[in-house]
Context: one part of a larger RNA
RNA sequence: GAUUGAACGCUGGCGGCAUGCCUUACACAUGCAAGUCGAACGGUAACAGGUCUUCGGACGCUGACGAUUGGUGAACGGGUGAGUGAUACAUCGAAACGUGCCCAGUCCUGGGGGAUAACUACUCGAAAGAGUAGCUAAUACCGCAUACUAUCUGAUGAUGACAGCGGUGGAUCUUCGGGCCUCUCGCGAUUGGAGCGGCCGAUGGCAGAUUAGGUAUUUGGUGGGAUAAAAUCUUACCAAUCCGACGAUCUGUAGCUGGUCUGACAAGACAACCAACCACACUGGGACUGAGUACACGGCCCACACUCCUACGGGAAGCAGCACCGGGGAAUUAUGGACAGUGGGCGAAAGCCUGAUCCAGCAAUGCCGCGUGCAGGAUGAAGGCCUUCGCGUUGUAAAGUGCUUUUGUACGGAACGAAAAAGCUCUCUCCUAAUACGAGAGGCCCAUGACGGUACCGUAAGAAUAACCACCGGCUAUCUACGUGCCAGCACCCGCGGAUAAUACGUAGGGUGCGAGCGUCACUC
Numbered sequence: 001g002a003u004u005g006a007a008c009g010c011u012g013g014c015g016g017c018a019u020g021c022c023u024u025a026c027a028c029a030u031g032c033a034a035g036u037c038g039a040a041c042g043g044u045a046a047c048a049g050g051u052c053u054u055c056g057g058a059c060g061c062u063g064a065c066g067a068u069u070g071g072u073g074a075a076c077g078g079g080u081g082a083g084u085g086a087u088a089c090a091u092c093g094a095a096a097c098g099u100g101c102c103c104a105g106u107c108c109u110g111g112g113g114g115a116u117a118a119c120u121a122c123u124c125g126a127a128a129g130a131g132u133a134g135c136u137a138a139u140a141c142c143g144c145a146u147a148c149u150a151u152c153u154g155a156u157g158a159u160g161a162c163a164g165c166g167g168u169g170g171a172u173c174u175u176c177g178g179g180c181c182u183c184u185c186g187c188g189a190u191u192g193g194a195g196c197g198g199c200c201g202a203u204g205g206c207a208g209a210u211u212a213g214g215u216a217u218u219u220g221g222u223g224g225g226a227u228a229a230a231a232u233c234u235u236a237c238c239a240a241u242c243c244g245a246c247g248a249u250c251u252g253u254a255g256c257u258g259g260u261c262u263g264a265c266a267a268g269a270c271a272a273c274c275a276a277c278c279a280c281a282c283u284g285g286g287a288c289u290g291a292g293u294a295c296a297c298g299g300c301c302c303a304c305a306c307u308c309c310u311a312c313g314g315g316a317a318g319c320a321g322c323a324c325c326g327g328g329g330a331a332u333u334a335u336g337g338a339c340a341g342u343g344g345g346c347g348a349a350a351g352c353c354u355g356a357u358c359c360a361g362c363a364a365u366g367c368c369g370c371g372u373g374c375a376g377g378a379u380g381a382a383g384g385c386c387u388u389c390g391c392g393u394u395g396u397a398a399a400g401u402g403c404u405u406u407u408g409u410a411c412g413g414a415a416c417g418a419a420a421a422a423g424c425u426c427u428c429u430c431c432u433a434a435u436a437c438g439a440g441a442g443g444c445c446c447a448u449g450a451c452g453g454u455a456c457c458g459u460a461a462g463a464a465u466a467a468c469c470a471c472c473g474g475c476u477a478u479c480u481a482c483g484u485g486c487c488a489g490c491a492c493c494c495g496c497g498g499a500u501a502a503u504a505c506g507u508a509g510g511g512u513g514c515g516a517g518c519g520u521c522a523c524u525c
Stems, first nucleotide, its partner, number of pairs: 001525002004522001007520004013370006019363002021328001026326001030323003035072003040069001043065002047063003050059003079280003089204005097197003102193006109186001110144001112142002119134006150159003164185001166183002169181002173178001206252003213243002218240008255277001257275002259270004283303004307316003336359003342356001343354004373403003383394003409460005417451001423444002426442005469513004473494002479509005489496002
C1' cells in the first nucleotide's frame, strides 16, 4: 500500500446492488418448512346444491371430500462442516454393473380365487394407543393359462407376466346393468438410448523422526457364501507373506475443488457468499421399505444422556430447514408477504402443496452513484485569534442582492416483469369403419402481479431537510498563542515534558488530509 463475512470510538442525508452466528455440531417454547391423486377403490365425517318429506329427517343424486385401502413423491429441494490426510476431492483412464420417471422399437393385456382396512358392536387404558367378533372393494394380494430378441442349462428342456380407469365417440346387439368397436391415459415382457448412479486403478495437493519399524484377517491361493457388480467383501482350510528413509505406522491439524486475496511475476495465504463433489442429522448401534446410491434431517427399532406429560401403571420429543428464544461472544437481521414469475412433487386437467424461490423489512457491513447549493458581493463589517500596536489573519467567508430545486415535503398520474396453460372449434395432419371422440401443428379470444399505488413521470412552494472525523517534531502534507512545569500526559519507532519561552502534553485560533464517512484494533499478502 492493498484486502476483510470484520469489531470498537466519534459522526451520520438519500438511492442501487451485494452481504449478514467466523464463537457452543450448545439447549430450544411457538408457528410454518411434503404432499398430492375421487379419471385406482369401498364409501360420505364436514360444506354447498338438488329431490322427497309425516318438517323430525331421508337419499351419494351432483359439486366436492375428513379418515381409511391403493398409487406416486417423500433418496429432490433446504441446512451444517462435527468427522475424515483417504472407502474423500481434482485430473486422467478402465471393466465386472444397476436404473423409477423420459425417448425410440417389438409383443401382450386371457380366465379365476381368498382376504383385509375403513365401518358396526363390545372391551382395556389417565393418555399415547390397543384387542376381540362381524361386513365390504380395488390399478391391494395370490394362483392357473399363454411366452419372446428374457433367465438357467447337461442344449434335451425347464422357469418367469399383466389391471384396469375415463370419454355430451359410434353403425350394431341388449336381460337396459351393459356388451362390442374405437380414442386417451395406464398395466406386463423385452431391445436400444439419454441422463443419473455404484465399483476399480494411476497421479497430485498439510506438519512432526523429540513417531522406525508396522500388520495377524494381516498378504496370497482353493472351495463355499453374499452382492446389481469386480474384489479377502465374508467364511473354512493351506502357504507366509504384505507395507516401509521415494517416510510405512503413530501423533497433531484439516471437509476437498472451481476459485478468492495479495504480488510485476515466481509464489504466499485463505476456502464467507456462488457452483461441483463428499460427510453428517441429539449421541452410539441396527435393519426394514423401495427402481434407487437411504442404513433414510422433519420414517422405524434398541440403548445412553437431557427435556416434557402422567391417574405412577406408562408415554412423548430431537431446528446443523425458515423465523424466533435462552446461552456463549468483540460480533452477525423479521416469530414479514406471495406462489404473480422461475423451478420441483402429484394430477388427464382445473388445481393443490412448496420458509426452494421471488419479494419486501433491519444493519454505513461492503462496493458504486448523488446531494448538503450556484453566481455575485470590500467600507475587506462585527466577533474571534495574533501583534513589533502600524497591522495581519479568519475572508468573498458572512450579511445584503439575483438564480436554481437534485434530494426531501405535499398533491396528481402510473408501469415492464404475463405469456403460456386452460377455453373456442376456424384450418391442416394423424388415429379410426367414421366428417364423431381424441392427439399434434397453426389461428382466435379471455383471465391471472406478492412486490405496489412501488419504480417512473408531472405540478407546487421554498436555500429550504442534510458534515463530520483524524492529524499538524521527523517518518508525513500541514504553526502560532495560552495553560502546565519529568507533574498531568503523549508516543509504531526515534523520542517529548525539569519554576518562564513545549510547533511533540491540554485548550483555542489557524491550517493539512479525507469525506457520509473518518480513525483505532485484528487477520492475510
Predicted 3D model of a 525-nucleotide part of an RNA (small-subunit ribosomal RNA, 5' domain) from an uncultured bacterium. It matches the Rfam family "Bacterial small subunit ribosomal RNA". Gene Ontology terms of the family: structural constituent of ribosome and ribosome.